RNA sequence: GCAAACCAGGGGAAACCCUGGGACGCAGAGCAACGGGGCUAAAGCCAAAGGGUAACGCCCGCCGAGCCGCCAA
Numbered sequence: 001g002c003a004a005a006c007c008a009g010g011g012g013a014a015a016c017c018c019u020g021g022g023a024c025g026c027a028g029a030g031c032a033a034c035g036g037g038g039c040u041a042a043a044g045c046c047a048a049a050g051g052g053u054a055a056c057g058c059c060c061g062c063c064g065a066g067c068c069g070c071c072a073a
Stems, first nucleotide, its partner, number of pairs: 001026002006021006024061001030067002034064003037059003044053003
């Protein structure tokens, strides 16, 4: 310096995100969905139906690669 869970308000079909509170942690917990992985399942498709499938949605605080920094030598 950042801020998990949780709480309040807002957005979203959801996952999840934003703002405020709050600190579990983080020495890149900065940026960014490129590869792997994970979450959701709206449209579409399938089904008589329950439902199945489906990313163009989401997660980088899951791992790797990339970009830009800070400190020290």